[in-house]
Molecule: transfer RNA
Organism: Azoarcus sp.
RNA sequence: CUGCCUGUAGCUCAGAAGGAAGAGCAUCGGCGUCCGAAGCCGAAGGGCGCAGGUUCGAUUCCUGCCAGGCAGG
Numbered sequence: 001c002u003g004c005c006u007g008u009a010g011c012u013c014a015g016a017a018g019g020a021a022g023a024g025c026a027u028c029g030g031c032g033u034c035c036g037a038a039g040c041c042g043a044a045g046g047g048c049g050c051a052g053g054u055u056c057g058a059u060u061c062c063u064g065c066c067a068g069g070c071a072g073g
Base pairs, nucleotide, nucleotide: 001072002071003070004069005068006067007066010025011024012023013022019056027043028042029041030040031039049065050064051063052062053061
């Protein structure tokens, strides 16, 4: 320098045919217990790396950039 992949909740990841986002773990509250643990119930938490474009509407499509990874020279 070139090509490809990835970037979504604190962490690990799903999702998408474009109609507006979910799981597990963690956190908090409750039940439970003599107090706890396990287990069960519930809650909070992200508008999807950034900027443009297309569209009635974009996390999803297109372009550029940024970060990480892989490969090639």